[in-house]
């Protein structure tokens, strides 16, 4: 330099045949209940404009382009 894959809450993932409403779950976190304390359990809650910028569309995490980071292969 060329080709391919991945990038979604603090972490691990789902969602990727475009469709609306609050982008879902587990762990973690906060508050409360229970327990002599911790833990466990139960209830409630906060937290992601989906790597970044742009485009297509009535509508984009999902399609297209560019770009950044990581990984793999080729030279």
């Nucleotide at each position: 330099g060329c080709g391919g894959g991945c990038g979604u809450a603090g972490c691990u993932u789902a969602g990727u045949u475009g469709g609306c409403u609050u982008a879902a779950a587990g762990c973690g976190c906060a508050u409360g209940a229970u327990u002599g304390u911790c833990g466990a359990u139960c209830a409630u809650g906060a937290g992601a404009u989906c790597g970044u910028g742009g485009g297509u569309u009535c509508g984009a995490a999902u399609c297209c382009c560019a770009u950044c980071g990581c990984c793999c292969g080729c030279g």